Formats: sequence, C1' cells, structure tokens
RNA sequence: UUUUCAAAAUGGCAAAACUGCUGAAAAGCAGUGACGCAAAGCCACAGGUCUAAGGCGACUAUUCGCUACGACAGCUGGGCCGCCGUG
Repeated sequence: UUUUCAAAAUGGCAAAACUGCUGAAAAGCAGUGACGCAAAGCCACAGGUCUAAGGCGACUAUUCGCUACGACAGCUGGGCCGCCGUG
C1' cells in the first nucleotide's frame, strides 16, 4: 500500500404514512417522519417492474387490448466515483 473479515468513531441517506406542489398516470419535488441502508452516491447499459398521455387496433358507444419516447438506481447484474483506517 492492497484485499478480506470484525470493531469503533465522525458524519450521511431516508421506507411506509400524512400535508402541499408538479404530472394523464406511474412517479417526482418540498415539509413532517424513520422502515431500513457501507455505497440507499452517480449512470437506464442488460434483464426486470410500474404507468399508457400520445399512437395503433377493436367496439354503436361506454370501454378494452397493444405500445415508452414516461418512470423505478431502496429489484438483480454491470459501469463510474467515494468516508473511516483500530484489530
């Protein structure tokens, strides 16, 4: 110095729920709030999941089906970056 495991400390993030705003929705943002997280930091690259405004199709119509160019990084894998430095 590097890797793995265990420990400590300083800090960090913030699930559900509620309120407000944005959005067609999924969801996002802010506040309250902590279920959890050592990458729960960043990237939709692969798979997966959610939604279906618009588009296409069906239907007399209501409506239904398909579709991501919309989302999820707190679903898995991958990529990039990174705090501590005791045993």